[in-house]
Molecule: RNase P RNA; transfer RNA
Organism: Sphaerochaeta sp.
RNA sequence: CAAGGUAGACUAGAUGAUCGCGCCUAGAACUCUAGGUGAGGAAAGUCCGGGCUCCACAGGACAUGACGCCGGAUAACGUCCGGGGGCGGUAACGCCACAGAGAGUGCCACAGAAAAUAUACCGCCACAUUGUGGUAAGGGUGAAAUGGUGGGGUAAGAGCUCACCGCACUUCUGGUAACAGAGGUGGCAGGGUAAACCUCGUCAGGAGCAAGACCAAGCAGCAAAUAGGGUUGUCCGCCUGAUAUUUGCGGGUAGGUUGCAGGAGCGUUUUGGUAACAAUGCGCCAAGAUAGAUGAUCAUCUUCGACAGAACCCGGCUUAUUGUCUGCCUUGUCUU
RNA sequence: GCGCCAAUAGCUCAGUUGGAUAGAGCAACAGCCUUCUAAGCUGUGGGUCAGAGGUUCGAAUCCUCUUUGGCGUA
Numbered sequence: 001c002a003a004g005g006u007a008g009a010c011u012a013g014a015u016g017a018u019c020g021c022g023c024c025u026a027g028a029a030c031u032c033u034a035g036g037u038g039a040g041g042a043a044a045g046u047c048c049g050g051g052c053u054c055c056a057c058a059g060g061a062c063a064u065g066a067c068g069c070c071g072g073a074u075a076a077c078g079u080c081c082g083g084g085g086g087c088g089g090u091a092a093c094g095c096c097a098c099a100g101a102g103a104g105u106g107c108c109a110c111a112g113a114a115a116a117u118a119u120a121c122c123g124c125c126a127c128a129u130u131g132u133g134g135u136a137a138g139g140g141u142g143a144a145a146u147g148g149u150g151g152g153g154u155a156a157g158a159g160c161u162c163a164c165c166g167c168a169c170u171u172c173u174g175g176u177a178a179c180a181g182a183g184g185u186g187g188c189a190g191g192g193u194a195a196a197c198c199u200c201g202u203c204a205g206g207a208g209c210a211a212g213a214c215c216a217a218g219c220a221g222c223a224a225a226u227a228g229g230g231u232u233g234u235c236c237g238c239c240u241g242a243u244a245u246u247u248g249c250g251g252g253u254a255g256g257u258u259g260c261a262g263g264a265g266c267g268u269u270u271u272g273g274u275a276a277c278a279a280u281g282c283g284c285c286a287a288g289a290u291a292g293a294u295g296a297u298c299a300u301c302u303u304c305g306a307c308a309g310a311a312c313c314c315g316g317c318u319u320a321u322u323g324u325c326u327g328c329c330u331u332g333u334c335u336u
Numbered sequence: 337g338c339g340c341c342a343a344u345a346g347c348u349c350a351g352u353u354g355g356a357u358a359g360a361g362c363a364a365c366a367g368c369c370u371u372c373u374a375a376g377c378u379g380u381g382g383g384u385c386a387g388a389g390g391u392u393c394g395a396a397u398c399c400u401c402u403u404u405g406g407c408g409u410a
Stems, first nucleotide, its partner, number of pairs: 001332010013301007021038007040307001044318002047316005052208004059236004064204005069083005084098001085096004099199002104197002106193003121139002123135005147165006166188001167186008212258004221249006228240003265284004270279003337409007346362004355393001364380005386402005
């Protein structure tokens, strides 16, 4: 200098002037004055997990659904961090729905002789004359074909035998563990597929801020059922009824206040930890609308910019996307 | 906010329990028949199965994400 990898920060801004919006605080008193403050890294999708609210049972079992290597973090998670194994890459790094196929049942079309009760199409060998016997090394088909490679052996071959690799069992060492390494015994035999059914382990009460609470206003009740009702489905337990509960038809109201922003909050020093993160100290309070608020004009400077607007609140995942800056690492080339 | 369903030829729909070439009817075009048209008969073309990724030997079909549309409830 070029190419690449990884982590993070910001997200069109600043200044001045004139008008116009929402909220809070204080004063005033006829709606005015002053001060403060006002959308995002994804506010999005609504894919997960919770906080919070209500339902007496949030008790048990079945069903259903989700997750799945090992160890940690967290309020929790299907998230994150570290490690193991596998795959890709020269590498830095990236990706993985990563438990189990001797518990069982399915499926592997077509092609091919044969895809499991395995068999012999071509070929090779021996005998004989067109058949018999042996064979699974070579060829062909296929995604996958009788453990693989090499030597020996054989009529021709075959774990038939030997060496190495693979596989099964077992011992030792290291590691919390997943697992890795070293050794011994055995000739050991059909494979794949669980994002097929299933088995094993762990987890899960329901509904959701349009949840709930309070106030005001207004109306009109009628009929039916009863071992019926009680917040996924079924069953058991438990509780509760006739002034109760449930169901159907019909009527009224859909107004106001609250929930509604002080939080598993944000920033930062130190300590512990490889890290995710945790603890401590100090500092800060940053929108709360409800037909839904932050806009318009002028002047100057500038990195002249996409995707794009909160509606109870957080932790993530996924998707859309502009430009600038910073740190660390890998490879190549040149110079010293 | 919550729960559920769908997307296949120009149109209306099958196919979805993974098998290799994705179908039917109507429409379009061409031919036959007819004086001509309609009808009828024969044939032909037309498909990234909404999009992308993954599992598998193989995906319209199974799984995940994205887009578009619809239904119910509040």